[in-house]
The RNA shown here (c-di-GMP-I riboswitch aptamer) has 86 nucleotides and comes from an Acidobacteriota bacterium.
Order: sequence, then C1' cells, then structure tokens
RNA sequence: UUCUGCUCAGAGCAAACCUCAGGGAACUGAGGGACGCAGAGCCACGGGGCCGAAUCAGCAUUUGAUCGGUCAGCCGAGCCGCCAGA
Repeated sequence: UUCUGCUCAGAGCAAACCUCAGGGAACUGAGGGACGCAGAGCCACGGGGCCGAAUCAGCAUUUGAUCGGUCAGCCGAGCCGCCAGA
C1' cells in the first nucleotide's frame, strides 16, 4: 500500500417507540431507548425513495416538475479513519 472481517483490544453510532423543540410535509435537533451497524464517519456528485408550503406549468379542483426540500440506516462515486489477519 492492497485485500479480507474468522479472532483480539479500546472505543463509537443508535432503528422502532416515547417526551420536548423546529418544519406546510418528508424529515431534523435534544433527552430517553436499542433493532441493528466494521465505516450506521463525512459528502446530495450519479441513480433511487419520500414530501409539495412557495415557484413554474396546468387548472374549478385533482395533478405534474426542468422547481424547491428531504433521506448518507437504499445503491454507487469521492474524502477521512480504528483494530486484527493475509
């Protein structure tokens, strides 16, 4: 440096659900709580999921997106990193 995660060490994160707060919503933050995670660390660049207050299109409404937001615990790319083995 590359690959791998069977074993070891010290740590780390935290699904559902509950409470409080923010948001129109998806969802997010904090506290509790652990389903799980070897990158469940960072990043919306590509694909994909979700939301639709405003904007645009359309229009009676419904609706749609080239628009805006959201998800990194859906997949890929990129960045950084612990231990062990080969």
About this RNA
RNAcentral holds the sequence, with entries from Ribocentre. The coordinates come from a structure-prediction model, not an experiment, and the mean pLDDT is 84.